Description: Predicted 3D model of a 74-nucleotide RNA (transfer RNA) from a Blastocatellia bacterium. The sequence is in RNAcentral, with records from ENA and MGnify. The same sequence occurs in records of 2 taxa. Its Rfam family is "tRNA". The family's RNA type in Rfam is transfer RNA. NCBI's taxonomy places the organism under Bacteria, Pseudomonadati, Acidobacteriota, Blastocatellia. The prediction has a mean pLDDT of 81.

[in-house]
RNA sequence: AGGAGCGUAGCUCAGCUGGAGGCAGCGCCGAGCUUACACCUCGGAGGUCGCGGGUUCGAUUCCUGCCGCUCCUA
Numbered sequence: 001a002g003g004a005g006c007g008u009a010g011c012u013c014a015g016c017u018g019g020a021g022g023c024a025g026c027g028c029c030g031a032g033c034u035u036a037c038a039c040c041u042c043g044g045a046g047g048u049c050g051c052g053g054g055u056u057c058g059a060u061u062c063c064u065g066c067c068g069c070u071c072c073u074a
Stems, first nucleotide, its partner, number of pairs: 001073007010026003019057001028044005050066005
């Protein structure tokens, strides 16, 4: 310098061909259980979907610029 992929909760991640209310597990908080803790059960909180712009009635999803990470080629 050229090319490819990825970025979603504290962590690991799903989200199909754009459809309006973004999953789950672990973790965190509360209750139950226990003498108590752990396990287990139930409930709850937590997200500007990396940052802008565009297309669209509607964008995590499509297009585009930038930022970051990884890989390949030179």